[in-house]
Order: sequence, then structure tokens, then C1' cells
RNA sequence: AGGCCGGUAGCUCAGGGGUAGAGCGCGAGCCUUAUAAGCUCGUGGACGCGGGUUCGAGUCCCGCCCGGCCUACCA
Repeated sequence: AGGCCGGUAGCUCAGGGGUAGAGCGCGAGCCUUAUAAGCUCGUGGACGCGGGUUCGAGUCCCGCCCGGCCUACCA
């Protein structure tokens, strides 16, 4: 330098054009002598950044940033 994959909640990940979800976590309650476990309810984002397309973009297109892997070059 080129190619591929990824970046979404505090964490791990779904969602691939039509109101952003799950598990864990966190808060409250129930249960218990108490804690843990279990159960119930609640809490959550403006989807890496900037543009474009579209009636509508997390999703499609372009550029950039970050992470991982591979190839090439140099030594």
C1' cells in the first nucleotide's frame, strides 16, 4: 500500500429499508432469620464520524477514523 471482517445499552451480541431488541448488569419489590439463588416490575442508546440516495437509513452508496485477520513491499 491492497483485500476481507467488525464498530449498536455499562458488558457480550441480535437486528441487513418502515416506531432499536435480548442476555448479563444496575434500581425497586417479593421470597428468606439473613445473604445468595429464584420470581415480578423498572432502567436503559439518538447505532464510530461526515456526506449522499430515499417519502423513510442502524441497514444501501462514498469518504474518513478505530480494532482484528490476510497479502504485497522494504529491511